[in-house]
Context: one part of a larger RNA
Molecule: large-subunit ribosomal RNA, domain I
Organism: Eubacteriaceae bacterium
RNA sequence: AGCGCAGGGUGGAUGCCUUGGCACCAAGAGCCGAUGAAAGACGUGAUAAGCUGCGAAAAGCUGCGGUGAGCUGCACAUAAGCCAUGACCCGCAGAUGUCUGAAUGGGGAAACCUGCUGCGAGCGAUCGCAGCGUCAUAACGUAAAUCCAUAGCGUUAUGAAGGGAACCCGGUGAACUGAAACAUCUAAGUAGCCGGAGGAAGAGAAAGAAACAUUCGAUUCCGGGAGUAGCGGCGAGCGAAACCGGAAGAGCCCAAACCACGGUGCGUGCACUGUGGGGUUAGGACCGCAUAAAUGAUCCGUUGAUCUUAGCAGAACUGUUUUGGAAGAGCAGGCCGUAGAGGGUGAGAGCCCCGUAAGCGAAAGGAGAGACGGCAUGGCGGUAUCCAGAGUAGGACGGGACACGAGAAACCCUGUCUGAACAUGCGGAGACCACUCCGUAAGGCUAAAUACUACUUGGUGACCGAUAGCGCAUAGUACUGUGAAGGAAAGGUGAAAAGGACCCCGGGAGGGGAGUGAAAGAGAACCUGAAACCCUGUGUUU
Numbered sequence: 001a002g003c004g005c006a007g008g009g010u011g012g013a014u015g016c017c018u019u020g021g022c023a024c025c026a027a028g029a030g031c032c033g034a035u036g037a038a039a040g041a042c043g044u045g046a047u048a049a050g051c052u053g054c055g056a057a058a059a060g061c062u063g064c065g066g067u068g069a070g071c072u073g074c075a076c077a078u079a080a081g082c083c084a085u086g087a088c089c090c091g092c093a094g095a096u097g098u099c100u101g102a103a104u105g106g107g108g109a110a111a112c113c114u115g116c117u118g119c120g121a122g123c124g125a126u127c128g129c130a131g132c133g134u135c136a137u138a139a140c141g142u143a144a145a146u147c148c149a150u151a152g153c154g155u156u157a158u159g160a161a162g163g164g165a166a167c168c169c170g171g172u173g174a175a176c177u178g179a180a181a182c183a184u185c186u187a188a189g190u191a192g193c194c195g196g197a198g199g200a201a202g203a204g205a206a207a208g209a210a211a212c213a214u215u216c217g218a219u220u221c222c223g224g225g226a227g228u229a230g231c232g233g234c235g236a237g238c239g240a241a242a243c244c245g246g247a248a249g250a251g252c253c254c255a256a257a258c259c260a261c262g263g264u265g266c267g268u269g270c271a272c273u274g275u276g277g278g279g280u281u282a283g284g285a286c287c288g289c290a291u292a293a294a295u296g297a298u299c300c301g302u303u304g305a306u307c308u309u310a311g312c313a314g315a316a317c318u319g320u321u322u323u324g325g326a327a328g329a330g331c332a333g334g335c336c337g338u339a340g341a342g343g344g345u346g347a348g349a350g351c352c353c354c355g356u357a358a359g360c361g362a363a364a365g366g367a368g369a370g371a372c373g374g375c376a377u378g379g380c381g382g383u384a385u386c387c388a389g390a391g392u393a394g395g396a397c398g399g400g401a402c403a404c405g406a407g408a409a410a411c412c413c414u415g416u417c418u419g420a421a422c423a424u425g426c427g428g429a430g431a432c433c434a435c436u437c438c439g440u441a442a443g444g445c446u447a448a449a450u451a452c453u454a455c456u457u458g459g460u461g462a463c464c465g466a467u468a469g470c471g472c473a474u475a476g477u478a479c480u481g482u483g484a485a486g487g488a489a490a491g492g493u494g495a496a497a498a499g500g501a502c503c504c505c506g507g508g509a510g511g512g513g514a515g516u517g518a519a520a521g522a523g524a525a526c527c528u529g530a531a532a533c534c535c536u537g538u539g540u541u542u
Base pairs, nucleotide, nucleotide: 001541002540003539004538005537006536007535008534009533015527016492017491020464021463022461023460024459025458026457027456028455029453030452031163032162039100040099041098042055043054044053046078050074051073061094062093063092064091065090066089070082071081072080105114106113107112115132116131117130118129119128120127121126134160135159136158137157138156139155140154141153142152167198168196169195170194171193172192178185182233208216209215220247221246222245223244224243230238231237251445252444253443254389258277259276260275261274262273263272264271265270266269283387284386285385286382287381288380289379294377295376296375299374300373301372302371303370306367307366308365309364311360312359317333318332319331320330322329334351335350336340342354343353344352394418395417396416397415398414399413400412404430425440426439427438428437429436479486480485499526502513503512504511505510
């Protein structure tokens, strides 16, 4: 030194465990903000670095409920205290709430600096309290060049701003990629960016869909229709609708004609305009007749079942000189069950503890179906005249959007140029024409069925079990980067600290005794403790 055997060290695999995750289900909630948000800075404890809570009234203050013996958070020690005159804890309501931040008196390199006005305190330096931003809208005041006027300026009132996971609407809008290259095309109106809103948003009461049926009758979503009809360098690919079956179900209001009462302008008989009534497509005004049943999604007031935000109560077991450190195990004999879900307890408990089943409960706050009242709407006939949304419909050119790439290309949107009709009108039925049928554009509102889950509560898992599961058993920490940003590792003594008094060696670290414990080969570098790797002893070979 090799090989073998034995015993150790190192190391942290494996097993077991779970405080943490993941996914989903049901219900709730679906916004917060100038009454100053979200997010922070700095403070705040007897001692206090971190976390948590709170805010100079600072791990807290007040009231009302609940609970009932202990309490001063995580946090295991000491001190000092609180508590049956009810503490601590839980719920509801309120008070306080420094500084930054939309940040709003002005400034600023966020958490800092520094003003004006009024009131108050102090002899005073100074201090305290309140107000003072911008924009929009409305009313009022004032008022230039410039006579009237207007611009401008000012005052008051109301509102806005900023944040937020996804969902939604609008604007803008890629490329990689695919086409086995690539340009039309695709990816995709996706990602990204911007604006806006709501608990949903958007859409929505036919200038519809159809096709011969005297049809259907707002919208949305789902299942079919259907990977069909089509579109397509007819390549890659893209890809409907009618109609049928379901979910849900709801319809309305203006403009105008006409009437009443006002206003403004000037060119003095014209034009414009405000408010109220009227009216809305089975058209209406107008004329005639009638005048209360019914309806209501919004709003106001009253009431309000029920639910929710603390809780209460809750059946039934003992023995054992069996084992063991420990009984919940074994053995023996019982019991409850509308409760044998689950968790805990020194091993495995229906009957030990917490719970579970079935019940019960609110001073205060929140949600809230429904009811009542107010309020609003609300009929039939006639048809001469009047009204029925104009730079609109339509056209040309250029784009876009429709499943539809200019195509035979309708329908829809519109940048430029044009530009009607007036209900005997106008639009549509996929060029276009005729006939026929359907509808009434150029104003607006509209619940439900649908989408999503940052958040709350309850629950479930042929989901993970510490290299897994979220990046985090917690951490956006440590650390990296000028910055945007990137971003870890790290769980387990024991039933209980009983965490090893005391003695010895040692400078200490550490070790040997002693003691605790079932176990210390569980001693904090702490459950189990694999392998690589290292060492000791021994056998054997050289």